[in-house]
Small-subunit ribosomal RNA, central domain from Asterionella formosa, 370 nucleotides, folded computationally. Its mean pLDDT, the model's own confidence on a scale to 100, is 81. Its Rfam family is "Bacterial small subunit ribosomal RNA". Rfam links the family to the GO terms structural constituent of ribosome and ribosome.

Context: one part of a larger RNA
RNA sequence: UUGGGCGUAAAGAGUUUGUAGGUUGUGAUGAAAGUUAUUUGUUAAACUUUAAAGCUUAACUUUAAAUCGGCUUAUAAUACUUCUUCACUUGAGUUUUUUACAAAAGAGUAGAAUUUUAUAUGAAAAGGUAAAACUUGAAGAUAUAUAAAGGAAUACCAUCAAGCGAAAGCGGUUCUUUAGUAAAAACUGACGCUGAGAAACGAAAGUAUAGGUAGCAAACAGGAUUAGAUACCCUGGUAGUCUAUACCGUAAAUUAUGAAUGCUGUAAUUUAAAUUUUUAUUUAUUUUUGAAUUUUUAAUUAAUUAUUAGAUUUUUAAGCUAACGCAAUAAGCAUUCCGUCUGAGGAGUAUAAUCGCAAGAUUGGAACUC
Repeated sequence: UUGGGCGUAAAGAGUUUGUAGGUUGUGAUGAAAGUUAUUUGUUAAACUUUAAAGCUUAACUUUAAAUCGGCUUAUAAUACUUCUUCACUUGAGUUUUUUACAAAAGAGUAGAAUUUUAUAUGAAAAGGUAAAACUUGAAGAUAUAUAAAGGAAUACCAUCAAGCGAAAGCGGUUCUUUAGUAAAAACUGACGCUGAGAAACGAAAGUAUAGGUAGCAAACAGGAUUAGAUACCCUGGUAGUCUAUACCGUAAAUUAUGAAUGCUGUAAUUUAAAUUUUUAUUUAUUUUUGAAUUUUUAAUUAAUUAUUAGAUUUUUAAGCUAACGCAAUAAGCAUUCCGUCUGAGGAGUAUAAUCGCAAGAUUGGAACUC
């Protein structure tokens, strides 16, 4: 390079935005760059191939002919690609209206619980474990009651396998700011898809500075266990965990499954919409009446039947797969674009470069061995 791949065998970048590039709906108009047909010139000879001839044959020599391809001239064709112009609405987007949603940022605030402090009661143990010990306690602990302080996290709701977000992720409650998705109508009229470089975001741990520190808790100390115990268990306990600002840029960052579009079965679940079917509740109205009951119309709330659209979960058909399994959210059938793989170790190492305060990160070999 070709061919073949990327759920689990090597292989989908953690995620998104987006430049170049690639690719791109429907109808018509013209051009004719690509494209197609014919054609002009050229592409030395030798060589090659074909057919003859000449040496007894062959090799060899001589003669004649030949294809495809490249560049080029001219004339046509116009389906496709391209370009010009004019339209379209289903892709895409904008606005308005309605309801729903733990996306996000900031500022308040609430109640449990742990801990500490103070006061009171009380008087000998408490705590801990398989059992113990270290530990706390007559300087009054543990326990009970009241009050205060401070930090962190938000029970139930949540069978949530729901919901939202690009991913990371997001759960008390109120307000402010702010993004998005889903439905309908109107408008714009291909404005789309993907995306090398690039930019932004990116759990936890870690780093820097300044705060904060209730609980938990690497390191560390002590007590046990043990042959030993640099562990598992216990008593303590500092970084850290929290906040602000700035770095880091990695995870089994997983659906181990890149993004987008279209198509291809059945049965259940769920959300929203606007109607519809049936039933019930409450209120008002009307009819009748002494009152109850019954009837008509309108609204309210709840359930229910069907429809449309979206999301999510399960079961299986066809199909696919080495199998496991996947199965309309495909690993099925197709198209576009990007990333990426090529035996195992050596090795995600060495070296160099870039980034970083550092830790390290990104890019990333070879010898050699099998």